[in-house]
Formats: sequence, structure tokens, C1' cells
RNA sequence: GCAGCCAGCCGGGCGGCCGCGGCCCCUCAUGGGGCUGAGGAAGGUCCGGGCUCCGCAGGGCAGGGUGCUGGGUAACCCCCAGGCCGGGCGACCGGUGGAAAGUGCAACAGAAAGCAGACCGCCGGAUCGGACGCCUUCCAAGGCGAGAUCCGGUAAGGGUGAAACGGUGCGGUAAGAGCGCACCAGCGCCGGAGGUAACUCCGGCGGCUCGGCAAACCCCACCCGGAGCAAGACCGAGCAGGGGACAUGGAGUGGCCCGCUUCAACCGCCCCGGGUAGGUCGCUAGAGGCCGGCGGUAACGCCGGUCCCAGAUGGAUGGCCGCCCCUCCUUCGGGAGGACAGAACCCGGCCUAUAGGCUGACUGCGGCA
Repeated sequence: GCAGCCAGCCGGGCGGCCGCGGCCCCUCAUGGGGCUGAGGAAGGUCCGGGCUCCGCAGGGCAGGGUGCUGGGUAACCCCCAGGCCGGGCGACCGGUGGAAAGUGCAACAGAAAGCAGACCGCCGGAUCGGACGCCUUCCAAGGCGAGAUCCGGUAAGGGUGAAACGGUGCGGUAAGAGCGCACCAGCGCCGGAGGUAACUCCGGCGGCUCGGCAAACCCCACCCGGAGCAAGACCGAGCAGGGGACAUGGAGUGGCCCGCUUCAACCGCCCCGGGUAGGUCGCUAGAGGCCGGCGGUAACGCCGGUCCCAGAUGGAUGGCCGCCCCUCCUUCGGGAGGACAGAACCCGGCCUAUAGGCUGACUGCGGCA
């Protein structure tokens, strides 16, 4: 220098004017002033939690979720570190319980796809021999080869497939074959060593070889109540309706009045409680941001200091101008543009979108000293 790989970050800046939401102050009021006002994803609503209401003695079944190991966390389908397998020259990237508990599945191709399988080929045998080649031969005839059909052997070779029941060599055989042997690979069992563990390494033995799919059922281990801020809590008119007292009227008791009992319901008047409209809270100070120290490989944790950073209710967060920055165009005067997107109870993640740019590790190749 070129090509690449990983991690982190920015994602226009400053000023002026007008407008809008929130809070505070001044004013009797109109009005005025001050402070403050989107994101790394505010998005998808896919996981996990806080919070709220409802339900709930305990245990089990069913159902759902997660799934190598260790750690982090409030929790996680998240993060960190490690193991194993696969890919890449490499930095690095991708995957992840169990297939020797059982049931099952495997398109197309292929002869055969799960206690596998003879299509071609190879080998042995039987039969044929009209035609072919060679040999014996005067001929006839005979023999051998090749060929055809049938029976059998064979998984070494060809061919199919994502996958064909170990690899190489020697022996062996009619031809072959773990049929035998040596080495190697794999699997299982036993023992030893390292590691918290996943797992790795070493030695011995065994039968020779045992494949794939669990995002098929299933098995094993662990976890899991439901609904969601329109959750939910409080205040609460008017009108209608409910309950009660008084008043009113009737009846009874009584000679009459008061009183008492009972009935009535139109109006009057007062009280009580529930709901609605409306209002208030929930509502933003929090698993919070920044800086420093300490522990830890790291995720993260602890301690100290410091800061306050949107809270609307379908709703605000916008527009214009000037200077600068970046990109593109240019007739060199200038002109155009600056991504994705936008809060709604709050956090931790994941995923998706994103013009352009910055920083720091690392890898491969080439050049120069």
C1' cells in the first nucleotide's frame, strides 16, 4: 500500500426570530418573564422482569417453555468465558441434551435405504453350438476360446444417491470377503492422569464396524397461576332511580285531644349510600446517567463523588434566516441535498431499518529500509 476480520462510537454544529407542550415566578385580570422538551433504534411487540388487580393449603397429572459446561443477572429464547463439531491459509465465523429405551420417517435416483442389496462386471457348474477365431487334421470328427440361456457364489471394481455397513498393505480364494494378520480410524468396556465441569490425554481388552433425522412422537433435567396502566386507586356533580326520617292524608285504639300502631304515595323538605359525566393520582428519581477507585480473564459487582435528563391524553417536540462542516452538480458567479425514524407505565434484552463518517485491536499478501 492492497485485501480482509472483529469491537466500540458519532449520526450535523453555533446564533437569531416566530410558534407549540410541561413546570415555576410576577400580575385582580388580559398578559409578561425564566427553565426545559425524542432515539440508537423511541420501531416490531418477539422474550424476561418491576408495578397493579384477580385467583391460590399442599402434592400429582395434563399443557407450555428452555436445553453442551461454568459463571453473570431482578429475570431471560439475553450476556461473558470455556468444551466439542464443521468452514476459512488466517484474523475469525457458524452449530450445540439423548438415536446402544421404544415407536417411526427418508423425496428423486438407484439392483438394493436398515436384522440391506446381485443391475453391469468377476468366478464356478450345467446345457447349446447353426454362424466367429485358434489348434490337431487329408477329410470326417474332436478340443480350446469367445458367445447365448439357466443355476449358484461374490460387496474387491463400475454406476445411483445427501447417505451404500471401515481404510491401506500382505496372506488367502474358483472369484471374493475382517475370512486371517499388521498398522491406522471409529465404537464400547475397564484402569490411570489433568480440569469445578463440559471434555481431553495415556494404557489395556473386546467384537470387527454399530449411519442420519428428536423444528417426528418420545425420554431425561430444570422452569412456568391469569390479565394487563383502557392495570388500578381516590374525589365526585346534574338528571333518573334506591333506602330512611319529618311533614301530609286515611284507618285502628279512644268520649275527645296528645300519643302509639298501621297503610298510602302525588307533592314538599332533609339525610344516607351506589353509579355516571367530569376531575385527581398512578406518571416518571430510576435494577438511572457521568466520573474515579477496588475485585474479576470477562459479562458484571462493590464503594465514593456528582447530576436531574420529555411526561402529552388521538394531540407539544415545528418552521424560517445567517455563518460553519460534509456530499453531489457547476457555465466557477453559484445551486441542490444531509440517512433510518419519531416517546405514551417503566426497565433489561433480541430482531429489524439506517446516507455518511470516526476510533482501536488483529489477519493475509506485496513493497521499501
Bacterial RNase P class A from an Actinomycetota bacterium, 369 nucleotides, folded computationally. The organism belongs to Actinomycetota, within Bacteria. The model forms 93% of the base pairs in the Rfam consensus. The sequence is in RNAcentral, with records from ENA.